[in-house]
RNA sequence: UUGCGUAUUCAGGGCGACGUGCAAUUCGUCGACUGGCGGUAUAGCCCGCGAGCUCUCACGAGCAGGAUCUGGUGUGAUUCCAGGGCCAACGGUAAAGUCCGGAGGAAAGAAGUUUCUC
Numbered sequence: 001u002u003g004c005g006u007a008u009u010c011a012g013g014g015c016g017a018c019g020u021g022c023a024a025u026u027c028g029u030c031g032a033c034u035g036g037c038g039g040u041a042u043a044g045c046c047c048g049c050g051a052g053c054u055c056u057c058a059c060g061a062g063c064a065g066g067a068u069c070u071g072g073u074g075u076g077a078u079u080c081c082a083g084g085g086c087c088a089a090c091g092g093u094a095a096a097g098u099c100c101g102g103a104g105g106a107a108a109g110a111a112g113u114u115u116c117u118c
Base pairs, nucleotide, nucleotide: 003116005114008111009110010109015031016030017029018028019027032098033097034088035087036049037048038047039046044086045085052063053062054061055060068084069083070082071081072080090101091100092099
């Protein structure tokens, strides 16, 4: 220092007021807030991955699931700066990104450990 393993630890954030109503943190109005992991010029909205569901003993396979423009700087940025937008799984419940639940779960991965190997 390369690669296949072993074992360990860690690994998701966020809502109020008023209104209507039997009932709403779910609807309406007003005003807020949040942003997993890897890649790349620093990214919720560029590429890829994870969380869900189905099949499978398992490996794994399949399905579902969202969103960005303008200007500036620069060799280089849909990532920085300025401004304006937009999006947010599944189940429950009066219709939910922010409540409750699966979940004291799983996991993309991160950091150590150790064996062998280049």
Record summary
Predicted 3D model of a 118-nucleotide RNA (FMN riboswitch aptamer (RFN element)). The model forms 96% of the base pairs in the Rfam consensus.